[in-house]
RNA sequence: ACUUUAGCUCAGUUGGUAGAGCAACGCAUUCGUAAUGCGUAGGUCGUGGGUUCGAGUCCCAUUAGUG
Numbered sequence: 001a002c003u004u005u006a007g008c009u010c011a012g013u014u015g016g017u018a019g020a021g022c023a024a025c026g027c028a029u030u031c032g033u034a035a036u037g038c039g040u041a042g043g044u045c046g047u048g049g050g051u052u053c054g055a056g057u058c059c060c061a062u063u064a065g066u067g
Stems, first nucleotide, its partner, number of pairs: 001066003007022004016053001024040005046062005
């Protein structure tokens, strides 16, 4: 200096109710498996404070990682 968001890899615009792919589970398809299609579940947004009507986003401190 940069990174920290779902099990993994990552998005998230000007502050306005958090998403994708893969993985998992269910159903369909198949003699069966894989593949394919449809669907479901899964997140105190690393932690603690502050500002604000409202913070993943802004400010301060801090943990862990990379250089």
Predicted 3D model of a 67-nucleotide RNA (transfer RNA) from a bovine gut metagenome. Rfam family: tRNA. By type it is a transfer RNA. Rfam describes the family as follows. Transfer RNA (tRNA) molecules are approximately 80 nucleotides in length.